This is a predicted structure of an 88-nucleotide RNA (transfer RNA) from a Hadesarchaea archaeon.

RNA sequence: GCGGGGGUAGCCAAGUCAGGUCUAAGGCGCCAGAUUCAGAGUCUGGUCCCGUAGGGGUUCGGGGGUUCGAAUCCCCUCCCCCGCACCA
Numbered sequence: 001g002c003g004g005g006g007g008u009a010g011c012c013a014a015g016u017c018a019g020g021u022c023u024a025a026g027g028c029g030c031c032a033g034a035u036u037c038a039g040a041g042u043c044u045g046g047u048c049c050c051g052u053a054g055g056g057g058u059u060c061g062g063g064g065g066u067u068c069g070a071a072u073c074c075c076c077u078c079c080c081c082c083g084c085a086c087c088a
Stems, first nucleotide, its partner, number of pairs: 001084007010028003020068001029047007048057003061077005
């Protein structure tokens, strides 16, 4: 350099093909509660941010575009993995 795959919340990882019901499944971790003398384990609830709440705000590596609407489609770009090529 060419081709392919990937980057999603604290971590792992679905969703992308075929746009909407997505603050985004599931697991781990964490927080609270139940059980226990206690701890572990198990169970229940919570876990993007603000708010007592109704509600509001901002997200899917970064930037731009299309669209009424983008994690999802298009373009540019950064990084990681695999293969090939090149150089030595």
Annotation
It was read from a public genome assembly. The coordinates come from a structure-prediction model, not an experiment, and the mean pLDDT is 82. NCBI's taxonomy places the organism under Archaea, Methanobacteriati, Hadarchaeota (SeqCode), Hadarchaeia (SeqCode).